[in-house]
RNA sequence: GCGUUCGUGGUUCAGGGGUAGAAUUCUUCGUUGCCAUUACAACUUCGAAGAGGCCGGGGUUCGAGUCCCCGCGAACGCA
Numbered sequence: 001g002c003g004u005u006c007g008u009g010g011u012u013c014a015g016g017g018g019u020a021g022a023a024u025u026c027u028u029c030g031u032u033g034c035c036a037u038u039a040c041a042a043c044u045u046c047g048a049a050g051a052g053g054c055c056g057g058g059g060u061u062c063g064a065g066u067c068c069c070c071g072c073g074a075a076c077g078c079a
Stems, first nucleotide, its partner, number of pairs: 001078007010024004018062001025051006033043001055071005
């Protein structure tokens, strides 16, 4: 330099035109259990609510995370 694949909450991933989801994380509340026992707190179990995101720009479209173009970045391959 060329090609392929990829870029989505703090982290790991779904979603490939029609309301952006899950797991985990953080905060608050409830709940369960052990130690102890006078109770609270902390820890543990389960649950609820909340916080948090489409790499940047442009285009197509009634509508773009999704399709197209140009960049930026990552992995792999070729030279």